c-di-GMP-I riboswitch aptamer from Anaerobacillus alkaliphilus, 88 nucleotides, folded computationally. The source organism's lineage runs through Bacteria, Bacillati, Bacillota, Bacillaceae and Anaerobacillus. It matches the Rfam family "c-di-GMP-I riboswitch aptamer". About the family: GEMM was predicted in a large-scale screen for bacterial structured RNA regulatory elements. The prediction has a mean pLDDT of 83. The RNAcentral record of the sequence draws on Rfam.
RNA sequence: CGUACGAAAGGGCAACCUCAUUGAAAGAUGUUGGUACGCAAAACUAUAGGGGCUAAGUCAUUCGUUGAUAUGCCAGCCAGAUACCGAA
Numbered sequence: 001c002g003u004a005c006g007a008a009a010g011g012g013c014a015a016c017c018u019c020a021u022u023g024a025a026a027g028a029u030g031u032u033g034g035u036a037c038g039c040a041a042a043a044c045u046a047u048a049g050g051g052g053c054u055a056a057g058u059c060a061u062u063c064g065u066u067g068a069u070a071u072g073c074c075a076g077c078c079a080g081a082u083a084c085c086g087a088a
Stems, first nucleotide, its partner, number of pairs: 005086002012039002016034002019030004037076001044080002049078002051074003057069004
């Protein structure tokens, strides 16, 4: 110095609830408030891949509050690639 790893230090993020906006929904956003579930990448990537959620529209229909389907979403599911610190 690099890889693996994850003690310490310095820090970082923010689950959940509330308010508002947006969306068909899943969800997302916030210069909202309260908090801190937790996280060594809980920062990035959704056409590199797997998996999951929703079903507007479309198709089908036994016309039912039905079924299928992503171009919509989730990275705080796995994953890919990038990085701070430096004990064992």